Transfer RNA from Candidatus Methylacidiphilaceae bacterium UBA1321, 75 nucleotides, folded computationally. Rfam family: tRNA. The family's RNA type in Rfam is transfer RNA. Its mean pLDDT, the model's own confidence on a scale to 100, is 83. Lineage of the source: Bacteria > Pseudomonadati > Verrucomicrobiota > Methylacidiphilales > Methylacidiphilaceae.
[in-house]
RNA sequence: GCGCGGUUAGCUUAGUGGUAGAGCGUCCGCUUCACACGCGGAAGGUCACAGGUUCGAACCCUGUACCGCGCACCA
Numbered sequence: 001g002c003g004c005g006g007u008u009a010g011c012u013u014a015g016u017g018g019u020a021g022a023g024c025g026u027c028c029g030c031u032u033c034a035c036a037c038g039c040g041g042a043a044g045g046u047c048a049c050a051g052g053u054u055c056g057a058a059c060c061c062u063g064u065a066c067c068g069c070g071c072a073c074c075a
Base pairs, nucleotide, nucleotide: 001071002070003069004068005067006066007065010024011023012022013021018055026042027041028040029039030038048064049063050062051061052060
């Protein structure tokens, strides 16, 4: 340099056009002498960034950034 895949909550991730979810974690309540476990509830998201298509985009298209893999080149 070229190609492919990836980027969604603090972490790991689902969701492939019609109001963004799960597990773990965090916080609160119940329970306990207290903690843990358990049960109930809550907070937490510009869906990497910009542009485009569409009535409507996390999802489709283009560019950029970053991560991973492969190939090529140089030494």